Model confidence (mean pLDDT): 81 of 100. This is a predicted structure of a 715-nucleotide part of an RNA (large-subunit ribosomal RNA, domain II) from a Longimicrobiales bacterium.

Context: one part of a larger RNA
């Protein structure tokens, strides 16, 4: 991992509540117990008790009233208007119990078992190859007054040295589903000691023992193990088993030792009732509140320039008083032009509220009650706050989606675009989006644009890219570009300067002359001159040419980590703009057929006359998570009825058929001796197996498996 079996909303309660059913009804009902019996049952007694029929008050108490109170006032709770309960059964929900199932880490017990592992202790034994060093003491010699002291031997001390056994385990390699739940190989520490070790014994769980690591106390230790309390508790995680049909959410508010929980409300569902002389929603229509967008500057503030100018500063003047002046600062006022969520002289569109009438709509609305789930949301558009006019950011409002929504498009893709899937069809039309090939449909038509593979990512900024439009110059009296020639004189203007001559710099009404024209000079150049050139003029040539503005499409700007790309191939249109006609394209729409919910209408039957059952059926519907409601299938057992079975039950294997599905199914009648035939019906046969088993109507549940790191077994 697979297969098989097992595996989760149960049971009790004279507890509560609601619905349905049945009985009786202002009443209903028995409990224990007893009697009878055809005895897991039934029938009959049993009125103790319970609920209801009256409430109010703390109570005494009073009573359709009562309490408060001084009150005959007011007010509270009741009564009246408008009386229904009760017992049992079944079902929904709640309570108390383990209460849908599995799951802790833990806690507790005068409960028990453990020191054969290990820690420490007690008693008694045992073990430590070999080698080295050579303390004290002693002896001899020297030495001393005597000691001391020196020296040679002897001696054999030491938590001494080296190193096996033994004990340990420093570093490294291997091993890591191991040879091993701690090992192996190399290396290393101690090795006469606080040494190692055998045997016997002791200390026990908030206790021991500990040269102390929270270490060790039997592969278990911040409190051992076993059993018990015990099904501890788990606002947490996981799991929770057949089918079809109808409806269908929420991720919000408030509160919370509350924030991943819960309660009430909101939103869903079911039942009953109300409303049809019209409640809700939408559109049109009449009325209303308001201070947003925008705008404005009249207020409150911010803020710019100018004018005028009080006041102040500087300067001059002045004995004082004062006066003059100012390219200083500057209030008020005036002019011009601005800004504001917490400014408003103004002021929409929407939205909101109320009304009238009309139209549309509809499981729309309202009330009461039963049952929920939800209270982690999320993307997009629009309007704001926070943030950086960042975030698949965050927080509000509003609408749409996803959530709980399949289908088509966007290469792929919850939230974007199109569109809401009842089922079937080898039919048709469309939406978004597409129509060269992959790939269904135009290599479609007309007019343009682009040359960048722009298309197929991007800004400030930059550029004789190119199309369109407008405007203003010059031009056959010859423009623009090119070519040829001229481009002069006063003069080297004046100043400055070593020099300054058109051309370092400064100054200047930069003037005058000759001219077709020629600057007191546009640039290069020289030390300064010279030289080249330009402006300007003529000739030649020949018809356009210089600029500005707006605009379409392009170009540069353009840098990211594995190999590139528009989805790909490819494309000069198969790109872009405008106009047009076709076609493709979805579970949309249409066509035909089927199912089902609601249901106007209608047929038959029944009726307590309210209605009910069965059938047909226009029309409108039938996506769906949590969840509510409805109808069914199947399993085991029981009762009743009626059946099958050795002439072959159940079970198992295969095929056929039926039912929307869970699932079901081997039929029945007649004729025939039989094989079989005919009819009926939605619908039957072949093996295996070897003893019980269906059907109909009821009843009761250990009642449905794919999931729980599920349990047991097998592979």
């Nucleotide at each position: 991992u697979c297969c098989g079996g097992c595996g989760a909303g149960u049971u009790g309660c004279u507890c509560c509540u609601c619905a349905c059913g049945u009985g009786c009804g202002a009443g209903c009902u028995u409990a224990a117990g007893g009697g009878c019996u055809u005895c897991a049952g039934g029938c009959c007694c049993g009125u103790a008790g319970g609920c209801g029929a009256a409430g109010c008050g703390a109570a005494a108490g009073c009573g359709a009233g009562u309490c408060u109170u001084a009150a005959u006032a007011g007010g509270g709770c009741g009564a009246c208007c408008g009386a229904a309960g009760u017992a049992c059964g079944u079902g929904g929900g709640g309570g108390c119990a383990g209460a849908c199932c599995c799951g802790a880490a833990a806690c507790c017990g005068a409960a028990g078992c453990g020191a054969u592992c290990u820690a420490c202790c007690c008693a008694u034994g045992u073990c430590c190859a070999g080698g080295g060093u050579g303390a004290a003491g002693c002896c001899g010699g020297g030495g001393u007054a005597a000691c001391a002291c020196c020296u040679g031997g002897u001696g054999g001390a030491g938590g001494c040295c080296c190193g096996a056994a033994c004990c340990g385990u420093u570093g490294g390699g291997g091993g890591u589903u191991g040879a091993a739940a701690a090992c192996u190989c190399c290396u290393c520490g101690g090795a006469u000691g606080a040494g190692g070790u055998g045997u016997g014994g002791g200390u026990a769980g908030g206790g021991g023992u500990g040269a102390a690591a929270g270490g060790c106390c039997a592969a278990u230790c911040a409190a051992g193990c076993u059993c018990g309390g015990a099904g501890a508790u788990a606002g947490c995680u996981g799991g929770u088993u057949c089918u079809c049909c109808c409806c269908g959410a929420a991720a919000u508010a408030u509160a919370u030792u509350u924030a991943g929980g819960u309660a009430u409300a909101g939103c869903c569902u079911c039942a009953g009732g109300g409303a049809u002389u019209g409640u809700g929603u939408c559109u049109c229509u009449g009325g209303g509140a308001g201070g947003u967008a925008g705008a404005g500057c009249a207020c409150u503030g911010c803020a710019u320039g100018g004018g005028u100018u009080a006041g102040g500063g500087g300067c001059c003047u002045u004995a004082c008083c004062g006066g003059g002046u100012u390219a200083c600062c500057g209030a008020c006022c005036c002019c011009a032009a601005g800004c504001a969520a917490a400014c408003u002289c103004c002021g929409a569109a929407u939205g909101c509220c109320c009304g009238u009438g009309a139209g549309a709509u509809g499981g729309a609305c309202c009330c009461u009650g039963g049952g929920a789930g939800u209270c982690a949301g999320u993307g997009g558009g629009c309007g704001a706050g926070c943030g950086a006019u960042a975030a698949u950011g965050u927080c509000c409002g509003u609408c749409c989606g996803c959530g709980a929504g399949a289908g088509g498009g966007a290469a792929a893709g919850a939230g974007c675009c199109c569109a809401g899937a009842u089922c079937g069809u080898c039919a048709g039309c469309u939406a978004a989006g597409g129509u060269c090939c992959c790939c269904a449909a135009g290599u479609c038509u007309g007019a343009g644009u682009u040359a960048a593979g722009u298309g197929a990512g991007a800004a400030a900024g930059g550029a004789u890219g190119u199309g369109g439009a407008u405007u203003c110059g010059c031009g056959u009296a010859g423009a623009c570009a090119g070519c040829u020639g001229g481009g002069a004189g006063g003069u080297u203007g004046g100043c400055u300067u070593a020099g300054a001559a058109g051309c370092a710099g400064c100054c200047a009404u930069u003037c005058c002359u000759u001219u077709a024209a020629a600057g007191a000079g546009u640039g290069c150049g020289u030390a300064a001159u010279a030289g080249c050139u330009c402006a300007c003029c003529a000739g030649u040539c020949a018809a356009g040419u210089a600029g500005a503005u707006c605009u379409g499409c392009g170009c540069c700007g353009a840098u990211a980590a594995u190999g590139g790309u528009c989805g790909g191939g490819a494309c000069u249109a198969a790109a872009c703009u405008c106009a047009g006609c076709a076609c493709c394209g979805a579970a949309g729409c249409u066509a035909c057929g089927g199912a089902u919910g609601c249901a106007a209408u209608u047929g038959u039957c029944c009726u307590u006359c309210g209605g009910g059952a069965c059938g047909a059926g226009a029309g409108c519907g039938u996506g769906g998570u949590a969840g509510g409601g409805g109808a069914g299938c199947g399993u085991u057992c029981c009762c009743u009825g009626g059946g099958c079975a050795g002439u072959g039950a159940a079970g198992c294997c295969g095929g056929g058929c039926c039912g929307c599905g869970a699932g079901g199914u081997c039929u029945u009648g007649c004729c025939g001796u039989a094989a079989g035939g005919c009819a009926u019906u939605a619908a039957c046969u072949g093996g295996u197996g070897g003893a019980g088993c269906g059907c109909a109507g009821g009843g009761a549940a250990g009642u449905g498996a794919g999931g729980a790191u599920g349990c047991c077994g097998g592979a």